[in-house]
RNA sequence: GGUUCUGUAGUACAAUGGAUAGUAUAAGGGUUUCCGAAGCCUUUGAUGCAGGUUCGAUCCCUGCCGGAACCA
Numbered sequence: 001g002g003u004u005c006u007g008u009a010g011u012a013c014a015a016u017g018g019a020u021a022g023u024a025u026a027a028g029g030g031u032u033u034c035c036g037a038a039g040c041c042u043u044u045g046a047u048g049c050a051g052g053u054u055c056g057a058u059c060c061c062u063g064c065c066g067g068a069a070c071c072a
Base pairs, nucleotide, nucleotide: 001071002070003069004068005067006066007065010025011024012023013022018055027043028042029041030040031039048064049063050062051061052060
């Protein structure tokens, strides 16, 4: 340099163009306990950026940015 894939809570992952973007874990609070741990209840927190298509975009298209693999 070329080709392909990929980017969603702190972390690991879901979500057929139509939802209030979900689960686990982590973090905060409560309950329980003599104190912890575990359990149970609860709260907060995310679609890489900019455009386009569409009535409607996490999803489709383009560019940029980051990451990975292969080729040279």

Predicted 3D model of a 72-nucleotide RNA (transfer RNA) from Chitinophaga costaii. Its Rfam family is "tRNA". The family's RNA type in Rfam is transfer RNA. The sequence is in RNAcentral, with records from ENA and Rfam.